[in-house]
Context: one part of a larger RNA
RNA sequence: UGAUGUUGAAGGAACUCGGCAAAAUGAUUCCGUAACUUCGGAAGAAGGAAUAACCUUGUGAGGGCAACCUUGCAAGGUUGGCACAGAAUUGGGGGUAGCGACUGUUUAAUAAAAACACAGGUCUCUGCAAAUUUGUAAAAAGAUGUAUAGGGACUGACACCUGCCCGGUGCUGUAAGGUUAAACUAUGCUGUUUUGGCAGUGUACAUAAGCCUCAGUAAACGGCGGCUGUAACUCUGACGGUCCAAAGGUAGCGAAAUUCCUUGUCGGGUAAGUUCCGACCUGCAUGAAUGGUGUAACGACUUCCCCGCUGUCUCCAACAUCACCUCA
Numbered sequence: 001u002g003a004u005g006u007u008g009a010a011g012g013a014a015c016u017c018g019g020c021a022a023a024a025u026g027a028u029u030c031c032g033u034a035a036c037u038u039c040g041g042a043a044g045a046a047g048g049a050a051u052a053a054c055c056u057u058g059u060g061a062g063g064g065c066a067a068c069c070u071u072g073c074a075a076g077g078u079u080g081g082c083a084c085a086g087a088a089u090u091g092g093g094g095g096u097a098g099c100g101a102c103u104g105u106u107u108a109a110u111a112a113a114a115a116c117a118c119a120g121g122u123c124u125c126u127g128c129a130a131a132u133u134u135g136u137a138a139a140a141a142g143a144u145g146u147a148u149a150g151g152g153a154c155u156g157a158c159a160c161c162u163g164c165c166c167g168g169u170g171c172u173g174u175a176a177g178g179u180u181a182a183a184c185u186a187u188g189c190u191g192u193u194u195u196g197g198c199a200g201u202g203u204a205c206a207u208a209a210g211c212c213u214c215a216g217u218a219a220a221c222g223g224c225g226g227c228u229g230u231a232a233c234u235c236u237g238a239c240g241g242u243c244c245a246a247a248g249g250u251a252g253c254g255a256a257a258u259u260c261c262u263u264g265u266c267g268g269g270u271a272a273g274u275u276c277c278g279a280c281c282u283g284c285a286u287g288a289a290u291g292g293u294g295u296a297a298c299g300a301c302u303u304c305c306c307c308g309c310u311g312u313c314u315c316c317a318a319c320a321u322c323a324c325c326u327c328a
Base pairs, nucleotide, nucleotide: 001323002322003321004320005319006318007317008316010314011313014312019309027051028050029049030048031047036041038157052079053078054077055076056075057074058073059072060071061070062069063068080084092307093306094305095304097302098301099299100298104116105115120155121154122153123152124151125150126149132141133140134139158294159293160292161291163224164223165222168221169220170217171216172215173214177212178211179210185204186203187202188201189200190199191198192197225243226242227241228240229239252286253283264280265279266278267277268276
């Protein structure tokens, strides 16, 4: 000097990105226990009290024919210690908000999460020799199943809901019309010829799917405006005009895990708050199963605050063990 521990006056998070680490809590019995809630929970909520040994009395359980033995509970009394769950083991607690409903799963060896999954919801394909998948095939899985089944896709408990747009892309359907290949058929021309043909080439007819066309479909991929005038102070604009578009963002939520300007403005908390909570709406660039908004319970998740507690700190010190170093 370092490592691992123990202790510490006064203060008690002033440390720090952040209470990281440490301290504190801790057992059993009794009392007591809020908001909220899906009525199950929340809850060991929170917050209190008691606890040793001996004596007396009462009483319970087990064994035993009985005497009695073992083991508890309650009340009263006595005794000792600084301390009686005397060591060890053994929850710190509360409040607000975000995200994800939950238990679960994950980057073996830097990420455990808000990511994945999930029950539930919706769409779509599939009538069985099923769709789908593996294989060149035979064949196999699906399934010794049969639409309350199986495959694919999205969403993700529950509650309230899920608006408008089919112009583009996709999918499905329609088949009147347009376009369209080779072959076939019909009919010519040229070359050659052993007159059977062969080779080359033209015209016409007839045409499949597809594409064009038409229609449907958004819990399919996706999309969801601008300029301008206007009310008896001012401001604002219920109202009007005009351009464009397939339709112009509805209900909700909103400086948000989304807000650039921005530490927006107001309120709360602090003596002092770029974070936090509640509002406002001027949404650079929210928004409805790419789900929207809430939500009890849950979380080694993230954020802010409070109580307790402490060497995290003010500000370091001492001790124990080990190691380094120096000397022998």
Notes:
The part of an RNA shown here (large-subunit ribosomal RNA, domain IV) has 328 nucleotides and comes from Heterosigma akashiwo. Taxonomically the source falls in Heterosigma (Eukaryota, Stramenopiles, Ochrophyta, Chattonellales). Its Rfam family is "Bacterial large subunit ribosomal RNA". Rfam links the family to the GO terms ribosome and structural constituent of ribosome. RNAcentral holds the full RNA, with entries from ENA.